[in-house]
RNA sequence: GAGUCAGGCAGUCGCGGAGAUGACGAAAGGAGUCUUCGAGGAAAGUCCGGACACCAAAGGGCAAGGGCGGUGGGUAACGCCCACCCGGGGAAACCCGCGGGAAAGUGCCGCAGAGAGCAGACCGCCGAUGGCGCGGCCACACGUGAGUCGCGCACAGGCAAGGGUGAAAGGGUGCGGUAAGAGCGCACCGGCGCCGCGGUGACGCGGACGCGCAUGGCAAACCCCGCCCGGUGCAAGGCCAAGCAGGACCUCCGACCCGGCCCGGCGAGGUCCAGGUGGGCCGCAGAGAUGGAUGGCUGCCCCCCGACAGAAUCCGGCUUACAGGCUC
Numbered sequence: 001g002a003g004u005c006a007g008g009c010a011g012u013c014g015c016g017g018a019g020a021u022g023a024c025g026a027a028a029g030g031a032g033u034c035u036u037c038g039a040g041g042a043a044a045g046u047c048c049g050g051a052c053a054c055c056a057a058a059g060g061g062c063a064a065g066g067g068c069g070g071u072g073g074g075u076a077a078c079g080c081c082c083a084c085c086c087g088g089g090g091a092a093a094c095c096c097g098c099g100g101g102a103a104a105g106u107g108c109c110g111c112a113g114a115g116a117g118c119a120g121a122c123c124g125c126c127g128a129u130g131g132c133g134c135g136g137c138c139a140c141a142c143g144u145g146a147g148u149c150g151c152g153c154a155c156a157g158g159c160a161a162g163g164g165u166g167a168a169a170g171g172g173u174g175c176g177g178u179a180a181g182a183g184c185g186c187a188c189c190g191g192c193g194c195c196g197c198g199g200u201g202a203c204g205c206g207g208a209c210g211c212g213c214a215u216g217g218c219a220a221a222c223c224c225c226g227c228c229c230g231g232u233g234c235a236a237g238g239c240c241a242a243g244c245a246g247g248a249c250c251u252c253c254g255a256c257c258c259g260g261c262c263c264g265g266c267g268a269g270g271u272c273c274a275g276g277u278g279g280g281c282c283g284c285a286g287a288g289a290u291g292g293a294u295g296g297c298u299g300c301c302c303c304c305c306g307a308c309a310g311a312a313u314c315c316g317g318c319u320u321a322c323a324g325g326c327u328c
Base pairs, nucleotide, nucleotide: 001328002327003326004325005324007301008300009299010298011297012296013295015038016037017036018035019034020033021032024029040308044319045318047317048316049315050314051313052233053232054231055230065229066228067227068226069225070084071083072082073081074080085099086097087096088095089094100224101223105222106221107218108217109216122163123162124159125158126157129156130155131153132152133151134150135149136148137147138145139144140143171189172188173187174186175185176184190213191211192210193209194207195206196205197204198203237282238281239280240279246273247272248271249270250269251268252267257265258264
């Protein structure tokens, strides 16, 4: 690092489901008996992906918003799994990586530092060239010169090697070169491009080829590219359906009220209807409820039986918890 077990066996008493039988009972039902099944590797967190259900459709397109992101494969699907690639770590086994794009654009790069992105000069190096000073030589009109040589200063200026700051300072090492330096030149290494070969691919290897090197980092900043996503979750949702209230029709109209009467309203009785509360059933399972079962005792084995933990629509994952043992 990977995998695996999560006490075993026997007896016995219980609990829940199913099936058979069945005392009793008019029936509905149902005591009892027998058979059989009855928690986990995570049943947990509810974090992803689905099934299923409803929302008109859940099909296509656009916009907004969100998610994912090396390559190939697996899968119903995934942000999961397997193998590989690249980068980093390790002597190694192996481990780690939110791993598309920074030469599309915008933005940011704190502190420190001279300079942080069309870079910069603090210390430092140089001072070839020009300047200033001193001296030698030379010339002459004898204190000057625009000559020449040397020394000094570090004023103009040159440099970016070294130091220093920083996560990061515009490839590295060496030789040449130079006043000092610098891809300024060259060699090797690295990089980019191109070509060839290998690989499904990410990518790798090679080149006697081209380019002195041009594009520092951050996208877990906006953004760009590609792919994916309608919403709500079994308290989804479907069916049956008391009572009260509602509607339609039929019959009655004795009493009361409106009206002078009829008719009608109101009222009484009946039939039917819709929605649907209480309630019931399904959804719901080779454990499976809706006050919710899965436990206890005894004996033997092993030195001690112990850790984390108990299903609630169902699957596939991930994550987290976990005594001890075994295998590779």
A computed fold for a 328-nucleotide RNA from a soil metagenome, annotated as Bacterial RNase P class A. The RNAcentral record of the sequence draws on MGnify. The model forms 94% of the base pairs in the Rfam consensus. Its Rfam family is "Bacterial RNase P class A". The family's RNA type in Rfam is ribozyme.